Transfer RNA from a Nanobdellati archaeon, 74 nucleotides, folded computationally. The RNAcentral record of the sequence draws on ENA. The prediction has a mean pLDDT of 82.

RNA sequence: GAGCCGAUAGUCUAGCCCGGUAUGACGUCGCCCUUACAAGGCGGAGGCCGGAGGUUCAAAUCCUCCUCGGCUCA
Numbered sequence: 001g002a003g004c005c006g007a008u009a010g011u012c013u014a015g016c017c018c019g020g021u022a023u024g025a026c027g028u029c030g031c032c033c034u035u036a037c038a039a040g041g042c043g044g045a046g047g048c049c050g051g052a053g054g055u056u057c058a059a060a061u062c063c064u065c066c067u068c069g070g071c072u073c074a
Stems, first nucleotide, its partner, number of pairs: 001073007010026003020057001028044005050066005
C1' cells in the first nucleotide's frame, strides 16, 4: 500500500443479504413466594445501532469517506 471480516443496552447476541422507529439471554430494579436466603413466578427501566455525509416518504439495514480492532497478501 491492497483485500476481507467485525463495531448494536452494563456484558454477550439476533436483526443487515431482501429498508418500515431493534430480538433473546445474563445482569439490574420492584412485587409475589420463604422465618430468612437461594431457586422459581410476574412486571419495569435501560440501546435509537463506531463517526460524518449521501440516496429515500422512510436507513441499524443501501452508497461514499473516516476511526478502532482482527486476519490475509505485497